[in-house]
RNA sequence: AGAGUUUGAUCCUGGCUCAGGACGAACGCUAGCGGCAGGCCUAAUACAUGCAAGUCGAGGGGCAGCACAGACUUCGGUCUGGUGGCGACCGGCAAACGGGUGCGUAACGCGUAUGCAACCUGCCCAUCACAGAGGGAUAGCUCGGGGAAACCCGGAUUAAUACCUCAUGGUGUGUUUCCGUCGCAUGGUGGAGACACUAAAGCUUUUGCGGUGAUGGAGGGGCAUGCGUCCUAUUAGUUUGUUGGUGAGGUAACGGCUCACCAAGACGACGAUGGGUAGGGGGUUUGAGAGGAUGAUCCCCCACACUGGUACUGAGAUACGGACCAGACUCCUACGGGAGGCAGCAGUAGGGAAUAUUGGGCAAUGGGCGCAAGCCUGACCCAGCCAUGCCGCGUGCAAGAUGAAGGCGUGAACCGUCGUAAAUUGCUUUUGCAAGGGAAGAAAAGGCCACUGCGGUGGUAACUGACGGUACCUUGCGAAUAAGCACCGGCUAACUCCGUGCCAGCAGCCGCGGUAAUACGGAGGGUGCAAGCGUUGUCCGGAUUUAUUGGGUUUAAAGGGUGCGUAGGCGGUAUAUUAAGUCGGUGGUGAAAGUCUGCAGCUUAACUGUAGAAUUGCCAUCGAUACUGGUGUACUUGAGUGCAGUUGAGGCAGGUGGAAUUCAUGGUGGAGCGGUGAAAUGCAUAGAUAUCAUGAAGAACACCGAGAGCGUAGGCAGCCUGCUGGACUGUCACUGACGCUGAGGCACGAAAGCGUGGGGAGCGAACAGGUUUAGAUACCCUGGUAGUCCACGCCGUAAACGAUGAUCACUCGCCAUCGGGUUGUUAGAUUCGGUGGCUAAGCGCAAGCAUUAAGUGAUCCACCUGGGGAGUACGUUCGCAAGAAUGAAACUCAAAGGAAUUGACGGGGGUCCGCACAAGCGGUGGAGCAUGUGGUUUAAUUCGAUGAUACGCGAGGAACCUUACCUGGGCUCGAAUGGUGCUGGGAUGUUCCAGAAAUGGAGCAGUCUUCGGACUGGCAUCAAGGUGUUGCAUGGCUGUCGUCAGCUCGUGCCGUGAGGUGUUAGGUUAAGUCCUGAAACGAACGCAACCCCUACCCUCAGUUGCCAGCGCGUAAUGGCGGGUACUUUGUGGGAACUGCUUGUGUAAGCAAGAGGAAGGUGGGGAUGACGUCAAGUCAGCAUGGCCCUUACGCCCAGGGCUACACACGUGCUACAAUGGUUAGUACAGAGGGUUGCGACCUGGUAACAGUGAGCUAAUCCCAAAAAACUAAUCUCAGUUCGGAUUGAGGUCUGAAACUCGACCUCAUGAAGUUGGAAUCGCUAGUAAUCGCAUAUCAGCAAUGAUGCGGUGAAUACGUUCUCGGACCUUGUACACACCGCCCGUCAAGCCAUGGAAGUUGGGAGGACCUGAAGGCAGUAACCAAUUGAGGAGCUGCUUAGGGUUAGACCAGUGACUGGGGCUAAGUCGUAACAAGGUAGCCGUACCGGAAGGUGUGGCUG
Repeated sequence: AGAGUUUGAUCCUGGCUCAGGACGAACGCUAGCGGCAGGCCUAAUACAUGCAAGUCGAGGGGCAGCACAGACUUCGGUCUGGUGGCGACCGGCAAACGGGUGCGUAACGCGUAUGCAACCUGCCCAUCACAGAGGGAUAGCUCGGGGAAACCCGGAUUAAUACCUCAUGGUGUGUUUCCGUCGCAUGGUGGAGACACUAAAGCUUUUGCGGUGAUGGAGGGGCAUGCGUCCUAUUAGUUUGUUGGUGAGGUAACGGCUCACCAAGACGACGAUGGGUAGGGGGUUUGAGAGGAUGAUCCCCCACACUGGUACUGAGAUACGGACCAGACUCCUACGGGAGGCAGCAGUAGGGAAUAUUGGGCAAUGGGCGCAAGCCUGACCCAGCCAUGCCGCGUGCAAGAUGAAGGCGUGAACCGUCGUAAAUUGCUUUUGCAAGGGAAGAAAAGGCCACUGCGGUGGUAACUGACGGUACCUUGCGAAUAAGCACCGGCUAACUCCGUGCCAGCAGCCGCGGUAAUACGGAGGGUGCAAGCGUUGUCCGGAUUUAUUGGGUUUAAAGGGUGCGUAGGCGGUAUAUUAAGUCGGUGGUGAAAGUCUGCAGCUUAACUGUAGAAUUGCCAUCGAUACUGGUGUACUUGAGUGCAGUUGAGGCAGGUGGAAUUCAUGGUGGAGCGGUGAAAUGCAUAGAUAUCAUGAAGAACACCGAGAGCGUAGGCAGCCUGCUGGACUGUCACUGACGCUGAGGCACGAAAGCGUGGGGAGCGAACAGGUUUAGAUACCCUGGUAGUCCACGCCGUAAACGAUGAUCACUCGCCAUCGGGUUGUUAGAUUCGGUGGCUAAGCGCAAGCAUUAAGUGAUCCACCUGGGGAGUACGUUCGCAAGAAUGAAACUCAAAGGAAUUGACGGGGGUCCGCACAAGCGGUGGAGCAUGUGGUUUAAUUCGAUGAUACGCGAGGAACCUUACCUGGGCUCGAAUGGUGCUGGGAUGUUCCAGAAAUGGAGCAGUCUUCGGACUGGCAUCAAGGUGUUGCAUGGCUGUCGUCAGCUCGUGCCGUGAGGUGUUAGGUUAAGUCCUGAAACGAACGCAACCCCUACCCUCAGUUGCCAGCGCGUAAUGGCGGGUACUUUGUGGGAACUGCUUGUGUAAGCAAGAGGAAGGUGGGGAUGACGUCAAGUCAGCAUGGCCCUUACGCCCAGGGCUACACACGUGCUACAAUGGUUAGUACAGAGGGUUGCGACCUGGUAACAGUGAGCUAAUCCCAAAAAACUAAUCUCAGUUCGGAUUGAGGUCUGAAACUCGACCUCAUGAAGUUGGAAUCGCUAGUAAUCGCAUAUCAGCAAUGAUGCGGUGAAUACGUUCUCGGACCUUGUACACACCGCCCGUCAAGCCAUGGAAGUUGGGAGGACCUGAAGGCAGUAACCAAUUGAGGAGCUGCUUAGGGUUAGACCAGUGACUGGGGCUAAGUCGUAACAAGGUAGCCGUACCGGAAGGUGUGGCUG
C1' cells in the first nucleotide's frame, strides 16, 4: 500500500466481498512447562449454610462463663469480684469508610473552568481561654407476671465521661448606636459602646489519655454558574408554583424550596415539549491523522441496596449487613402471632453459547476501636480452578546413502518423492524424575537507655512468615517425558492421484460439481502458524462509501417549476477609534494510573519501579492590531433615482375584420357521394355529392414568420383603442453601500381534471358501428358524449428541460443576427445590451462544454449516497374529489447504471454483385416404375447422415461372402500378425464317417534343403480381440458460407482505454484490381499471374496413323512399294500486351474501331485466405479416457439389411404426329480388353450357345454410335401412344437365383390425354435433346455415378421487388449476438409486510373516591408530675399505595383482505429494445383479461 466482482472487451460511477488489528469472548480439534494478568457481558432472578463491624474495664454499675488465689468442706462441692480478665447491660467512638452492582438517570448527573460577600465540617494540627457548685433518674441485677416463640409488662433498687439545674465567661450569637476602610452590586471588614442569651468530665497513677468555648489551618462536603455531553420533527408548540415581585416560613446555606398576596409572564426552529436509548469521565480499541466504535479489569464521580414511601440518630445518612409504614415473595407457628432481604466473600438453583474454591492468613499494606498490649477486618495478602489473554522455554544437536523397505506418483524398463528422514554412532541435559541445600519479602510498632525546644531524635537486645520447604542453587539418571491445527481455483503462500458424476457436497466474494474436478470426499506431497490452530460473533480499518482534513449534482444517485421576500449567512473604497474574534508572552489548572522516551528491578520478556515528555483543553492576565467584527466620519466605482430617446406575439379590458368550416333557406342538376392498402358501416331519387345566391353560428387567425422578438417561469401571434409592467441606449444631474443569496412564508404556475352558470362550428377520450386479425377491448374508416371556448372559484402537477440554482469577478478568437449609440459620402469601422454557430487554452469517464462555461475563483440556497421493495405503507398537512406534499421498514439481489468500442441484427438508409429477380427454354409437384429416407412392422428389418450444408448420401454395385443385425450350433491365449525360447514335422494333396456347417473322429499318399534354413504344427512367453461408448476429449479428412473479396501484421501516429488509422474518402475493377488524395509507410495470407486441357501458327519426329504426287494390285478397301506434303499424333516454341488508332478522363480506366485464329480474365479445369456452424465422420484409418473378457471377442448354417396401410426427396419412362412403327443410308469422341475383348462362320425368332482368327493394343476386338436423313405406314383414338402388371416358356452367371439376379421370346396391356398450391436448373457450344464408354463387378437389381462426343436454341428492358452476399453509414436495452432480449395478468410453492370487526398486554398522564408510616400546624378534657419540660389522644394539610372512570399512545395477535419479493422447464398474449413493425417517453383523464389503448398538452433521451 491494495485486491476480487457489472462488459465480448474498455473507461467511469457505484455497491458487495477479502487481506490487517482488537476482544471479559464462545465453539471444534489438539495440548509439555513456567511467569504475569483476567474470569456471570444473560435473570437489579430467587437464595440453603458459614463468614464479611466492631472496639474500649485507662467512662460506669457490676460479674453469667473460664482461669488463678484464699477460705470452708460431708471431698460431691460451696463461698469470697479478691486477682487475671469479662458475656450481657449503661456510656463513648466507629458503623455515612472499606466492599458490591449499573436498576434508574439525557440531568449541573458527569467532564472542565469559575464563584459562594449565601454555607457546614467529628476525629487531626496551631493558638488563646476555661473546667466552680449541685440534682433527679434509668438500664443492668433482683422479684413477679404474660407469650409457642419473637419478645413484652409491672414492682423494688443502683452507677457514670449518660441526663438536668445554677455559677463564671469570651474576640461567640442576637438586637442596637457611632467611627474607619474595602467591594461591580446585594454588601463585606476592622474598631469602640450598651442590652440579652449560652460551656465543661472525668479516668489513670503515669513524662499518660481525655472535656468546654473561641479563632485559624488541613482535609472532607453542600450550593450556584459558563461551556461540552446520543437518536427522533412521521414529536411544534410547552408551562399555572408555571415566570417574576413583596412578605413570611424553612434550611448549615442561597433559592417558588414552601405559603399568602400582586403582576402575566417564562421556554421554543441556535429544536422547547414529547418519545426511544443510555450511568458519566480518566481511558480502551482502531486509524497516518481528523475521526469512528466503546466505557470489562484499575482510578475518580454519580445512582442504587427485595419494590415504593418516610423520617429518626448523628459532624456527616434520608443509612447494603439501622428503624417505621405499605406491597410482592419466602420461612417458622401451639393459628393468637412472628421472622427475612448475598447488586459483600465463597456457594446453590435458574437463565444462558458462556465465566472459578462453601480454601489459607491477618506475616505484609490499609482501616476501626483502644494510652497500649491487642482485638476485628471475605478490604487486603496468598493459594486452588480455567490455554481466557500476553510473554518466555522446551519437545534435541551432529555425523550417517544399499538414497533400504513401505506409501504415493509414473511407467516398456527405469525413475521421482517422503529423504539424512529412519536404523546406527557420537554429543548435550533446558525440561522431567530422584536426592541434598534453601531464601528475599521483616523492621518496625512496643520494651529499655540517652538527648530534647517535649513535637521527636539517636542507641540497644529480643519477638513476629499465610504463601512455603515454595522460588532459587547443587548433584545423579537418561534422548530419555513432550506436536498439533488450518489451508493448497483466483484474491492468497502451497499440486498431483483415486473416488463421485448438477448426485453427494463446498462456498468470504467471484463461483466449483452434468465421466478426465489442482474448488466435493480420501490419499500422497506441499504451504502457513505453532501449545496452539481454525470457526463464529462484535468493533475500527481498508471505505475519500457522509468527504473539516477529504466527495459530488448536463447524460451515472442528485438543481427546488418560477419569482418576491423574513430570519440567517456573506458583503465596496478611505480614515479614526475599540480590542470581541485572531496572534503572541506569562501564570493557574489539566488527579493518579495508562500511552511515549530514558534509566532501573525480576536469568530474558511480559510485568513492575523511577524520572521526563505529553495531556493538542479551560480560566486568568499582559501585550500586538494586518485581517474580520463593533462605533464614528468621509467617498463613488456596486445599487438605485432623474432627464432624453428607443423597442417588442409582455399583461389586462373593450371594439372590429376577412378567409375557411358546418348548418339553414332558395335555385341549377340528376346518380351516385364518401372513405380505404383494399373495403364496408355512413349519406343519397323524400334529390345527396357538385355548383350559385342569401343568412346564421362558434372557434382559430394563412401569407408576413425566422432557431427572429418579449416575458421570472408557465407562456405570448388578425387589426384598432384605452389602461399597465419591463428592458435597452445616451447623459453623468441626484442619493451614498441603500448590496447578494435566501430555510420557513407568500404569490404565480401548461395540459388534463373538479364546482356553478353560459356557449357549442370544427375537433374529439368514453361509447356505437364497419374493417383488419387466430383474436383486435388497438392501429384504419363512419358517427359521436364529456371536454376543448367564456365568466368566476378550485387543483398545483409535467421530459414544468439547457435534464445545467442565483449573484459577482476574471480568462484567445472568427462568423451571423436583433435593439440602440458614435463616426463616416455609400461600403464600412467601433461601442453597449440580447440571440445563435464554430473554435483555442482549460475542464470532463467520455460524449462534449468552451465570455450565454460544464474553465478559474468568491458568497448563499437546494439536493444525492447501490438496485429492487417505493415515491409504496403508516402518520400528518392541504384538497369538493381526483389526488398532491412530507416519506419509511421488513425482505431480496451482486449487481443496477453512464459514456464510448468492436461485432451481430433491423419489417433503418446509401452503393454494388450473383440464373437472385425479371426476360426466356426445359423440368419437379399429378401417373407407373426405379432408388434413398421417414414412419410402421419384425426375432432382426445392423449402423451412420437430418434446413440450406441428410434423403440415386457413406454404398464406384447386400442371393452366400460382404455383414456390423437376428435365430440356432460351437470355441475360450482365442479367427489374424509379429518377436523370443524349446520342440515335432517337409510343405502339401486326398479318402471315409457323424453333422446344416463350423467342428469332431478315423485313414491314405507325399518326403524340400546350399544342412544355415524356408514352410508348418505344438508348448511357453511378450503384445489378444471388440463396427462396444464418447466426433461435446482428439488427429486426419470433408461439407458450407464461397472462388465471396476479404482477413491480418510490423513500425509510426491518434485515443486514459477497449480500439482506431492503414483497409476510410473520390473514381475504377471480376477482384482490398488499379489510380488520386490522405498520418501513415510497408508487408503476410487471399485476388490475379505462374500449372493443365482447349482454339491458331511454326519447328522437330514419322509408326501401328496419313496418302498429294509416282508405281503395283483388287469387284472394292493405304491392301502393297514408296513418300513425310496434308490430316493426325507427340515434343519444344510463338501468339494477346488495352500493344495500335479515335474519343473521354489528372490518372487508373472506360467506349468505339482496326488488325487478328483468338480482344479486353478468349473458353474450361486444378487451385478454397483468417475464420463460422462444439457442422460431419471413433463404421475408412489413427487415437486418450471409459466399458466387455467361457463374451459386447471368434467360427459356422439359415434368416434379415429387399418387410409395406402410408408420407417425402432424387430420378427413369410416358401421356404422343417436331411423334410411333418398319425398311434403308451416314457421321463421333473418349475409354476398356489375356481367368480378358472375342472377329468371322454355324445353330436358335431371341437371350445365347458352339467353334475360334486376331490382339498384352494409334495395328485386333468390344463397336451397332443414336438422334439425323430417305421411303412407307399410322390420322388424334387411351390409339400401331404408353409400357406397368401378370401368365407361360427359356438363356446366362454362380456351390446355390425360394425368400432375393439380370436378360430373351410369346401372351397380357394398368395408370397416364401435360399435372393444384408451390418449386428447381440453365446466359452459348450453354439449356434442351441423342447416343457411346468406364469404374465397381462371377452375375446384377445402373433409370445411379463419372466421363465422352453428336444435333443445337431462346432471352436478359432493367435492379422496384424475393433470396444470398460485399462495403459505408445509422439505431440498439442484442454479445450462447433477433431462433436475441423482454413486459404484465392468471395458476403453483415459499417468505416478509400493510389494512382489518375485534382481542390481549404495557408504560405515562388526567378526573374523582380512599389513604399507612412520618413530618408540619392546631387543639388538648387523658398520663406524669418539684420545676423546666415530656408522652398519649383528636383535627387539618401533605403523601406511598389502593379503587373507580373516560380517553390518548405503544406493542402482540386476528377470520378475511391488499399489494410486494423469490422460485429449471406452467397459461395468455407481444407492450418495450431496430422506424420493434402505430416513434418512444412525461403529466393527466377515461377505457380494457393482461401487457396496454385512446384523448389533451409537453419533451427528444